[in-house]
Context: one part of a larger RNA
RNA sequence: ACCGGCGAGUUAUUUUGUGCAGCGAGGUUAAGGGCUACAGGCCCGGAGCCGCAGCGAAAGCGAGUCUGAAAAGGGCGGCAGUUGCAUGAAGUAGACCCGAAACCAGGCGACCUAUCCAUGGACAGGUUGAAGUGGGGGUAAAACCCCAUGGAGGACCGAACCCACGCUUGUUGAAAAAAGCGGGGAUGAGCUGUGGAUAGCGGAGAAAUUCCAAUCGAGCUUGGAGAUAGCUGGUUCUCCUCGAAAUAGCUUUAGGGCUAGCCUCGUUAUUAAGACAUACGGAGGUAGAGCACUGAAUGGGCUAGGGGGCCUCAAAGCUUACCGAACCUUAUCAAACUCCGAAUGCCGUAUGUUAUGAACGGGAGUCAGACUAUGAGAGAUAAGUCCCAUGGUCAAAAGGGAAAGAGCCCAGAACACCGUCUAAGGUCCCGAAAUCGUCGUUAAGUGGAAAAGGAUGUGUAACUGCACAAACAACCAGGAUGUUGGCUUAGAAGCAGCCACUCAUUCAAAGAGUGCGUAACAGCUCACUGGUCUAGUGGUUAUGCGCCGAAAAUGUCCGGGGCUAAAACGGCGUACCGAAGACGUGUCUUGACUUAAAGUCAGGGGUAGAGGAGCAUCGUGCAGUAGGCCGAAGCCGAAUCGUAAGAGACGGUGGACGAGGCACGAGAGAGAAUGCCGGU
Numbered sequence: 001a002c003c004g005g006c007g008a009g010u011u012a013u014u015u016u017g018u019g020c021a022g023c024g025a026g027g028u029u030a031a032g033g034g035c036u037a038c039a040g041g042c043c044c045g046g047a048g049c050c051g052c053a054g055c056g057a058a059a060g061c062g063a064g065u066c067u068g069a070a071a072a073g074g075g076c077g078g079c080a081g082u083u084g085c086a087u088g089a090a091g092u093a094g095a096c097c098c099g100a101a102a103c104c105a106g107g108c109g110a111c112c113u114a115u116c117c118a119u120g121g122a123c124a125g126g127u128u129g130a131a132g133u134g135g136g137g138g139u140a141a142a143a144c145c146c147c148a149u150g151g152a153g154g155a156c157c158g159a160a161c162c163c164a165c166g167c168u169u170g171u172u173g174a175a176a177a178a179a180g181c182g183g184g185g186a187u188g189a190g191c192u193g194u195g196g197a198u199a200g201c202g203g204a205g206a207a208a209u210u211c212c213a214a215u216c217g218a219g220c221u222u223g224g225a226g227a228u229a230g231c232u233g234g235u236u237c238u239c240c241u242c243g244a245a246a247u248a249g250c251u252u253u254a255g256g257g258c259u260a261g262c263c264u265c266g267u268u269a270u271u272a273a274g275a276c277a278u279a280c281g282g283a284g285g286u287a288g289a290g291c292a293c294u295g296a297a298u299g300g301g302c303u304a305g306g307g308g309g310c311c312u313c314a315a316a317g318c319u320u321a322c323c324g325a326a327c328c329u330u331a332u333c334a335a336a337c338u339c340c341g342a343a344u345g346c347c348g349u350a351u352g353u354u355a356u357g358a359a360c361g362g363g364a365g366u367c368a369g370a371c372u373a374u375g376a377g378a379g380a381u382a383a384g385u386c387c388c389a390u391g392g393u394c395a396a397a398a399g400g401g402a403a404a405g406a407g408c409c410c411a412g413a414a415c416a417c418c419g420u421c422u423a424a425g426g427u428c429c430c431g432a433a434a435u436c437g438u439c440g441u442u443a444a445g446u447g448g449a450a451a452a453g454g455a456u457g458u459g460u461a462a463c464u465g466c467a468c469a470a471a472c473a474a475c476c477a478g479g480a481u482g483u484u485g486g487c488u489u490a491g492a493a494g495c496a497g498c499c500a501c502u503c504a505u506u507c508a509a510a511g512a513g514u515g516c517g518u519a520a521c522a523g524c525u526c527a528c529u530g531g532u533c534u535a536g537u538g539g540u541u542a543u544g545c546g547c548c549g550a551a552a553a554u555g556u557c558c559g560g561g562g563c564u565a566a567a568a569c570g571g572c573g574u575a576c577c578g579a580a581g582a583c584g585u586g587u588c589u590u591g592a593c594u595u596a597a598a599g600u601c602a603g604g605g606g607u608a609g610a611g612g613a614g615c616a617u618c619g620u621g622c623a624g625u626a627g628g629c630c631g632a633a634g635c636c637g638a639a640u641c642g643u644a645a646g647a648g649a650c651g652g653u654g655g656a657c658g659a660g661g662c663a664c665g666a667g668a669g670a671g672a673a674u675g676c677c678g679g680u
Base pairs, nucleotide, nucleotide: 001680002679003678004677005676006675011093012092013091014090015089016088017087018086019085020084021083022082023081026050027049028048032044033043034042035041036039054061055060064076065075066074067073096234097233099231103224104223105222106221107220108219114198115197116196117195118194119193120192121191123188125157126156127155128153132149133148134147135146136145137144161185162184163183165182166181167180168179169178200216202212203211204210209218237614238613239612240611241610242609247260248259249258250257251256261366262365263363264362265361266360267359268358274354275353276352277351278350279349280348281347282346288340289338290337294334295333296332299329300328301327305323306322307320308319309318310317369394370393371392372391373390374389375388377386378385399410400409401408414587415586416585417584419583420582421581425577426576427575428561429560430559434574436573437572438571439570440569441568447563453548454547457545458544459543460542461541462540463539464538465537466536474532475531476530477529478528480505481504482503485499486498487497511526515524516523588604589603590602591601592600593599615669617666618665619664620663621662622661627657634653635652636651637650640647641646
């Protein structure tokens, strides 16, 4: 890992609904007992319980009563129950199953290890040479010095022994801590044998939360015990009907609850409340708009006041391209501004179309929502972001499209059909259907990713300058003189720089000079003019489609091939394809209606969940019955039948039992639980 088996809403009791049954103003027995004798028995037993009357705190009164001064008002009350069985749910119990870490009690442990006690044992060899002592020197005597002797030390080197500092190997190991090569201690706070002591709310600890038998922030074991688990996982057959929620309030509450909301089943009644459409009548202050209020805020005018200047002893006065309230005018802004003011929504009435709606009662689930569109807020007018509102889809929805795709577009799957028509989206090939028609656009493979910004790309429209008295472009020619203007400067001559009312002359025209150039000149060129030529040539604005801007990691931004009067883009038109949509035919089923043969109409996606109907397994009763050695159960195969769970003739095998049916009762259905046991 697979296969097989086992594996999870049970039982008791109390309560409350529903169904069925008995009896009924009553219903019912419990413990216990009797009888028959062992069973789906019969009979006693009325203790007790529920009901038959309520109201009031009570006295009490009573179909009423309480409150109250009240004959008023108001509150509560005034029409059948009870017992059993089955079943839904709840309470109490382990209460659907498995799962803690932990807590408590009683025991067992110091053969590991920690410390201690008693008694034993071992420590090759080598080295150093303390005190003391002897002798000598030395001194007044000492101290002190030298030689010898001596043999101290948590002394030195280093085996046994003890330890464990480094590296490597090992890491399903040879080993649940080792091996190899090195390393430290090795007469000591040293090592070690044997016996003994200390015990878990504890001991021991040269102290590390370290050790107390591979277990230690509190050992192990048995019990309390099925501890508790608002948490995770798992929870076993089928079909039919309906079908949610991810919200509000409260919560030591936020991944849990309770009540409400939304789902389902039942009951109840009604001139029918519900929904939608249209018309009409309402309330309102959003979008928009506006500036009349509250504020913000632009320019101008006028001007109180303030500042500066003049004048002045002071006052007053004059003045000002200074500041400036108010006022006038101009152009604006606002969620917490409004002189105004929609659409939609909301309330109501009427009509129409539909068939919901409400109350009461049983059962739930839901309280993590997601994306998308729109309106706001938060954020950075960021986020596959957070938070509200309104709708949609997903959730719980399959099918077609978007290459692929929960949330986008189309569309809601009972089943069958080698029938038809369409939606979104498509129609050259992959790949169903137009290489369809017509008019334009694009040249960028734009299409088939992107901004500010940039550009004689190109189409369309509008306005405008110049132009047959000849424009624009090109070519030929001229482009001069005072003068090298003045200043500056080494120089400054049109052209480094500064100045200028930048003049004037000759002219068809020619700047005190547009650019290049020189050290400065020179030189080239432009403006401007004439000629040649000849019909358009410039500018501005709006708009369509393109261009640049454009660098990223597997492989090039069409799904691919490939596409250019298109297979791209825009307009118009016709046809076709295209879904589980619609239609057609047949079948099944649910509800309503109507009937008894049938039919008509409307429905049948579905998670949590509610409701309904069934299948299968084992056993009990009828009953060891039908059947069975002329072959039972079981096993293998299997025609066939049923909407499904399933049923199963018949054949083989097997070799003695045993259905089907109708009831009843459950250890009653397996694929999942890192499930348990076995096998391979």